[in-house]
Context: one part of a larger RNA
Order: sequence, then structure tokens, then C1' cells
RNA sequence: GGCAUACGGUGAAUGCCUUGGUAACAGGAGGCGAUGAAGGACGUAGGAGCCUGCGAUAAGCCUCGGGGAGCGGGCAAGCACGCGAUGAUCCGGGGAUUUCCGAAUGGGGAAACCCGACAUGGUCAAGCCAUGUCAUCUUCUUUUAGGAGAAGGAGCCAACCCGGGGAACUGAAACAUCUAAGUACCCGGAGGAAAGGAAAUCAAAAGAGACUCCGCUAGUAGCGGCGAGCGAACGCGGAAUAGCCCAAACCGUCUCAAGUUUUUGAGGCGGGGUUGUAGGACCCACAUAACGGUAUUGAAAGAAGCUAGUGGAAGCACCUGGAAAGGUGCGGCACAGAAGGUGAUACCCCUGUACACGAAAGCGGAAGUCAACCAGUGGGAUUCCUGAGUACCCUCGGACACGAGAAAUCCGGGGGGAAGCUGGGGGGACCAUCCUCCAAGGCUAAGUACUACCUGUUGACCGAUAGUGAACAAGUACCGUGAGGGAAAGGUGAAAAGUACCCCGAUGAGGGGGGUGAAAUAGAACCUGAAACCGUAUGCUU
Repeated sequence: GGCAUACGGUGAAUGCCUUGGUAACAGGAGGCGAUGAAGGACGUAGGAGCCUGCGAUAAGCCUCGGGGAGCGGGCAAGCACGCGAUGAUCCGGGGAUUUCCGAAUGGGGAAACCCGACAUGGUCAAGCCAUGUCAUCUUCUUUUAGGAGAAGGAGCCAACCCGGGGAACUGAAACAUCUAAGUACCCGGAGGAAAGGAAAUCAAAAGAGACUCCGCUAGUAGCGGCGAGCGAACGCGGAAUAGCCCAAACCGUCUCAAGUUUUUGAGGCGGGGUUGUAGGACCCACAUAACGGUAUUGAAAGAAGCUAGUGGAAGCACCUGGAAAGGUGCGGCACAGAAGGUGAUACCCCUGUACACGAAAGCGGAAGUCAACCAGUGGGAUUCCUGAGUACCCUCGGACACGAGAAAUCCGGGGGGAAGCUGGGGGGACCAUCCUCCAAGGCUAAGUACUACCUGUUGACCGAUAGUGAACAAGUACCGUGAGGGAAAGGUGAAAAGUACCCCGAUGAGGGGGGUGAAAUAGAACCUGAAACCGUAUGCUU
């Protein structure tokens, strides 16, 4: 020096654990904000820090309920001083207070700061102090207006939704049409959903009957440097169902203008009226007040439910052990043998669970009621009305599964530009026959999408290099001028019983006795404690 064995050191793997995550489901809620939000700064306790709470009334004030013996939030014990059966602490409803910044809004500003004007008050005061008011925009009103007043907006917010803009990487094994993709991203807007929506729709000789969503149709028909790829519809089966209102003709009324003998035109308001087997106006007849409808508005009243809670069955002994919930024996409950805790594994010890109750106050608004509101039928006639710079055409773009193609259909820029019910659109160029529908105004629940937030529940989800970046003072420490990036770090024990006292040592660090404990090789650098690596002892060997 090597090997082996034993015992240690170091080290942190592994095992076990879980306060934290994660993915879903059901229900709720789906907003907050000039009555100043979200988010912050600074303060605030007898005593320093961080977190939590709160706001100069500052871990709190008032009140109404619940609850019932302790309490003065956590790390975090000790000291000091207090509160509480005249009911504290605590939990819930309502209220008060709520500095400064922040849309930030009197003006300014390098956020949490600086400087004003006016009114009122403190005093007599020009000064000082306190309280209140004073931004801008939109709409409306107003007997003067460069005025006054009222109402509203603004900013924040996870995803979902609609609209306006709109990439590239990539794929095509290169690349340009194409794809990625109308995706990402930016902007605007809204709601609890949004959008869409009551046929100028489809279909095909038979018919259907608003919209939305799902399963098929179907990776079909098609589109496509016919490459890569893109990709319907009809129809069928389901979810849910709901239909309506204007404009116009006509009638009435008011105002204005032209004209003035009648009148004509424009505008406002009221009635009327709303569709395609055409409908309505107009004329006639009958009914005229019931029967109905409701998605809009209002009123009263108000169920369930939510925001604290309450009751809630039944077990003892012995044995082992530090400890009984384990084992043994004999019992009990069960609409409760879900779960968690308790010194090991508890239906009967605790919290609970099944089940049954509960609200002064706030929220909530079901069913029903009342009121408002909506709402008649038939015939005749063919005079009037039925959405115009619209439809349509040309051209250039865009959307349609459809890349200009034979390219219909829809939307837009530019140019042209109808008919009007004997009318008009569509049926994939176009024409005819036939069929079908009525554009150029508007509204509309449900079925559908999502989850920042609240409550409950679940997992062949994770278990500290995992699971959120974060189980710990985590978006912290730290890095960066900044936008931004972004960690590591859990476990004594059943209980601190956290080692009184003695000794070595520097009034150390550390250790030896001793004590606690079931255990101290559980001693805080604390459960278990692998390996690399480093030792001590012994044996063998060179």
C1' cells in the first nucleotide's frame, strides 16, 4: 500500500408523512368604480421585526343576532397592564370611521408630494388654521348664454363573445400561388352570456317551415403549383322551443313655409297597419266586451335557498406495552360502519356523520294576484300603399369548403342605374317552362361558451429534484438602467418533559458525567439515514 470484517465521521439518497398543489364535477355568483374602485404608500399594539387586521375612532367603534367561559391575531414564549355571567374573546347581518397616492378629477408633479381660489368658522385682521367646494367630455333643460342646472361617461377585471385591423416561423422535404391562419398579436364594444334569429330560406315534382348547439351525413361532393393540403351542403336523429314591432297608404291634430276663394308642401304627435294560398288602406256588414296573451313596465305580498348556528345513538374489563384504538372476554347502536383526531389499528373517547331543526338583520326572488300593455271577424271593389341612389350591370377587391374558374350566391370601393303587384328575388354561367319566396327598417327568451370568485364533492392525480415558480417572511431573496428574469429552503418528541446539578475548557466552541424520555446514535446542524469520500481497530497479504 491492498483486501476483508467491525465500529465511526461526512453526506444526503431512500422509506414513511403532509399544512400545499393539480384535474374535474355540481350549485351559486358573473362584476367593482366619482357615495372615489382594483392596486398600493405610510401609519396603527406597552415593548424591535415580518405577516395578518385596521385607518388619526387605526389587531379597532356602534348596533342586531348566534354562542357560553375564558380572552387581549400569528411567528412567540416571557414581562407588564387589563377585559369577562351587567355575557367578554369569538362567529354572522347592518351601520360608523376610512390618512395619502391611484380613473384621480382645483392647478402642478420625479405616484403616495408641492402650490392655490372661493364660502363658512376659529379671533378684530389682509396673515395662520379647520371644514366644504372648485377637472374634462357627452346629452338634455334653461326668460341670454364665453352663463347656470341636471343626468351620464371615464378606470379595473380570469376566461368566454362580437366587431375593426392582422403577421411570421412552419408545411409544401427548396420556393413564389398555397399553407400555417383570419391563428398569434393590437384596437374598439358588450353581457352574464355574447352572437344569430322568424325566409326575397331550402328543396325538387314530394315537400319542409326562425335561430343556436350536438351526433350523423363525410373526410363524401368538391376546391387544390389537382402539390402540400383545404373541405361543405341537402337530408336524418337529438337539445330547446316563441314569436313580434315599425315605415307606407288612409284619418285626425299642431307648427312652419308658399299662397290666399278652395288649397299645396314640409315637419312633429296620435289613430291605423305589418303580409306572399299576397296583405293592408278604402267601402259595407256583424261584434263591441268578453274570452285570451305577456318576453315589456309597475304595485303589493312573498316560497325555496344563501349569509352565524342547534340537537344528534351506542363500551367496559383483563393481557402486552411508554402509551391501547391492538389481542382476549362479555355487551351495545346503526336512516349514523363518510372522514379526521386522540401516546399503535376506535361504529359506541372527541370533532363529526345519517337524520331533524334554526334568523333580529341583509340578500334572494319561484308559483300566484292586481294594474299597465297587446289583441276582432266576414264580404266587396281593383283607386292607393307595401322600405331607391336600393336591386341590378361594369370594373376592382373581399367572404363563401369553392385559389377567376363554366362561377352562381353574399359584402365593399369606383362608374352607370330599374321595376314598383299585369311587380320583384332565387332555384350554381345563361335562356325557357315550372317551383318557391317577398330584399333594400327593427326587436326577440330557451337549448350553447367560459370560470378570476364562493360553497360542497371527487380522483388507478403529485407527495418536497414531485405537485403551482411558490407546502417555509415567494413573485420573496437575488440579477437587470429597464422591459423583464427569478431561486433555494418541509419533518425532535405522544408531550418540551428542550438536559437541574457537577467536571474539562477562555465567564468559549465543543465534550464527559448526571437528569428527562419508550428511545438522546430522537439533543434542536434533531424521523429514517443508502452511496461516493475520510478514519479507528483487528486479521490476511505485499
Large-subunit ribosomal RNA, domain I from uncultured bacterium AD243-H1, 542 nucleotides, folded computationally.
RNAcentral holds the full RNA, with entries from SILVA.
Its Rfam family is "Bacterial large subunit ribosomal RNA". Its family is annotated with ribosome and structural constituent of ribosome in the Gene Ontology.